[in-house]
Predicted 3D model of RNase P RNA and transfer RNA as a complex of 463 nucleotides. It holds a member of the Rfam family "Bacterial RNase P class A". The family's RNA type in Rfam is ribozyme.
RNA sequence: GCGGAGAGCUGGAUGGCCGCUGCCUGCAUUUAUGUAGGGAGAGGAAAGUCCGGACUCACCAAAGCAGCGGUGCCGGGUAACGCCCGGGCAGGGUAACCUGACGGAUAGCGCCACAGAAAAUAAACCGCCCCGCAUGUCGGGGUCAGGGUGAAACGGUGGGGUAAGAGCCCACCGGGGGGCUGGCAACAGGCCCCGCAUGGCAAGCCCCACCGGGAGCAAUGCCAAAUAGGGAUCUCGCGCGGGGCUGAUCUUUCGGGAUAUCGCCGCAGGGCAGCUUUGGCCCGAGAGAUCCGGGUUGGCAGCUUGAGCCCGUCAGCAAUGGCGGGCCUAGAUGAAUGGUCAUCCCUCUUUUUCAAGAGGACAAAAUCCGGCUUAUAAGCUCUCCGCGUGU
RNA sequence: GGGCGGUUAGCUCAGCGGUAGAGCACUUCGUUGACAUCGAAGGGGUCACAAGUUCGAUCCUUGUACCGCCCA
Repeated sequence: GCGGAGAGCUGGAUGGCCGCUGCCUGCAUUUAUGUAGGGAGAGGAAAGUCCGGACUCACCAAAGCAGCGGUGCCGGGUAACGCCCGGGCAGGGUAACCUGACGGAUAGCGCCACAGAAAAUAAACCGCCCCGCAUGUCGGGGUCAGGGUGAAACGGUGGGGUAAGAGCCCACCGGGGGGCUGGCAACAGGCCCCGCAUGGCAAGCCCCACCGGGAGCAAUGCCAAAUAGGGAUCUCGCGCGGGGCUGAUCUUUCGGGAUAUCGCCGCAGGGCAGCUUUGGCCCGAGAGAUCCGGGUUGGCAGCUUGAGCCCGUCAGCAAUGGCGGGCCUAGAUGAAUGGUCAUCCCUCUUUUUCAAGAGGACAAAAUCCGGCUUAUAAGCUCUCCGCGUGU
Repeated sequence: GGGCGGUUAGCUCAGCGGUAGAGCACUUCGUUGACAUCGAAGGGGUCACAAGUUCGAUCCUUGUACCGCCCA
């Protein structure tokens, strides 16, 4: 110098003028507005809603079982995760480095079109070898070494062996089992045994391990307004006992008595996500569930101080965590965050130059966080690899 | 804002991982004096797009784009 790999950052800047939405202070009043001043006002993805949480809900709660859904090498981090970090293995690259839904196919079931002899407890189409006699388009037997088909052909290469062959035998490679060493583990490396013991698909059912109840801020609570508290269907359901003078009721000779009845207490019964158990809540001529229809469609809370941000230091390879100090940084609700001018920056076009013109990526909060994915003009920083050249 | 579903011929829709179909529509021929009907034949597909699993994807998985439905 050229070509690459990885990590991270910025996302036009400054000022003037005119506006928009909240907040604070002062003044005025018609008590909700006006006015003056001050201060604040989109993002790295605010997006997709793909995961994980916080929060809310008498959608009854907890535990177990069943079912359903998800995740899937190992270890660590975290509130949690399908995320992140480190490691292992496999694949790609000369390398830096990148990629991987990466548990189980001897637990079982299923599928493998066409072609091909055969697609999975094997099997003989051609060929090769042996035997027979009827001597050829013959019959019987042996054989997967060769041919051909296919995405895939029942271990591969070489040698021995044989009638021809074959793990039939041997060496190496591959595979399976056992144990040893190192490592927390995934796994790696030796050793011994087994002729081989049975293809692929689990992003087919499934098995194993682990995790998960559901719905979502249009959740939910309150106020105001409105209205007829409307209609349909389904489920359960009128139990038993006690106590009485006060919460009722009845009666009285005012001492009390009665309670067939209610309230009260207890036990059974019924209802409350598929089942069971425990507890809780509700019910007693009403209760509950589902659906349809009508009215209102305003305000307040939830609503922004939070697993928060910045700096330093310590532990750790790292993700991350501990400690100390500092800071407060949108909260709108048909929904604000904009327009214009000047100077500078960047890109494109014209031009010899000077200069002139056009333009500024993707996109924009809506309960809030941690991630992932997708979109993104232009620019900057650091580290590393390969090749060439010079010293 | 939040939660769901869909995309296959011009239109409406089927489709058990193995060469993509039906009805209507379109074209040609026959029938008719001519048309309709009827009969025969034919053409027409980026299975929304991209990547992956698989020997093989409309189908299974993931992402993207577009369209539709529901709630207070």